Predicted 3D model of a 343-nucleotide RNA (Bacterial RNase P class A) from a Gammaproteobacteria bacterium. Rfam family: Bacterial RNase P class A. Rfam classes the family as a ribozyme. Its mean pLDDT, the model's own confidence on a scale to 100, is 76. It was read from a public genome assembly, where an Rfam model found it.
RNA sequence: GGAGUCGGCCAGACAGUCGCUGGGAAAUUUUUUUCCUGGAGGAAAGUCCGGGCUCCGCAGGGCAGGGUGCCAGGUAACACCUGGGGGGCGCGAGCCUACGGCUAGUGCAACAGAAAAUAUACCGCCAGUUUCGACUGGUAAGGGUGAAAAGGUGCGGUAAGAGCGCACCGCGUCGGUGGUAACACUCGACGGCACGGUAAACCCCACCCGGAGCAAGGCCAAAUAGGGGAACGUUAAGUGUGGCCCGCACGGUUCCCGGGUAGGCUGCUUGAGGCAUGCGGCGACGCAUGUCCAGAUGAAUGGCUGUCCAAGACAGAACCCGGCUUAUCGGCCGACUCCUUUA
Numbered sequence: 001g002g003a004g005u006c007g008g009c010c011a012g013a014c015a016g017u018c019g020c021u022g023g024g025a026a027a028u029u030u031u032u033u034u035c036c037u038g039g040a041g042g043a044a045a046g047u048c049c050g051g052g053c054u055c056c057g058c059a060g061g062g063c064a065g066g067g068u069g070c071c072a073g074g075u076a077a078c079a080c081c082u083g084g085g086g087g088g089c090g091c092g093a094g095c096c097u098a099c100g101g102c103u104a105g106u107g108c109a110a111c112a113g114a115a116a117a118u119a120u121a122c123c124g125c126c127a128g129u130u131u132c133g134a135c136u137g138g139u140a141a142g143g144g145u146g147a148a149a150a151g152g153u154g155c156g157g158u159a160a161g162a163g164c165g166c167a168c169c170g171c172g173u174c175g176g177u178g179g180u181a182a183c184a185c186u187c188g189a190c191g192g193c194a195c196g197g198u199a200a201a202c203c204c205c206a207c208c209c210g211g212a213g214c215a216a217g218g219c220c221a222a223a224u225a226g227g228g229g230a231a232c233g234u235u236a237a238g239u240g241u242g243g244c245c246c247g248c249a250c251g252g253u254u255c256c257c258g259g260g261u262a263g264g265c266u267g268c269u270u271g272a273g274g275c276a277u278g279c280g281g282c283g284a285c286g287c288a289u290g291u292c293c294a295g296a297u298g299a300a301u302g303g304c305u306g307u308c309c310a311a312g313a314c315a316g317a318a319c320c321c322g323g324c325u326u327a328u329c330g331g332c333c334g335a336c337u338c339c340u341u342u343a
Stems, first nucleotide, its partner, number of pairs: 001339010012308007020039008041314001045325002048323005053213004060246004065209005070084005085099001086097004100204002105202002107198002122143002124139006151169006170193001171191005176185003217266004227257006238250003273292008
């Protein structure tokens, strides 16, 4: 100097002027005016997970169904996060991981190939016979096909070969050592040794799972027609917040036509909350102290001017929170890796 990897921060600032809104205070003269103070995000988005809260259900048991899938932690909880292990990618810093089981069973692998798992003999090699065309037997080391074809290298052996035998490697089982564990080993012993691959195929195994949702729910006021009809039923049918069965509770249930209201208050914002500092922890995170805090309801935080700047992109709360995913103009800071050059 160049090329990368990981982490963090910011999301316009200042001044003037006019305007909106929550809370508080004071005037009131007619519901206005003045002052003080607060007023959207890193994703507020998607509604994909997990909860808080509200209601239903005696809230129980089972089946079907669904979710997760290495180990240990964090958390209110999770399919999230952190740290490890195995596997894969990268020269590396680092990154990815749908990572239980194929000896419970079933299925699938086109074409090619002799043959795709109870796996074989096309070419080849060897032996025998021969009418010289070929036939029989052995073989799976060599070749071919394919994504994948009975572990690799070497030596011996054989008619030719083959773990057929041996050495080393690989694989399996048992033991030992380390680790909480997943697992690891320049450890030891035994075994010629794999009943091929695929479960993001069906499936098996382990663990987990009520439902609906602030348009939940509660209160007040007002108005109308406590209207009309039909089916089932009274020893029980039936009804009861995903489906089915059992249990339990209740004792009427369902459908059609017609009429009224759709207004106000509450829920509604102090939370498993944010930030700073200190301590503990590898870390996620925890503890302590201090400080800060939007609640609209056809929907508030905006318009103009000037200056500065590195740049205004993606984009607006609607019960609240923890995650994940997606969109995004750019800027700043820190650490680390590789390449080249110079001293």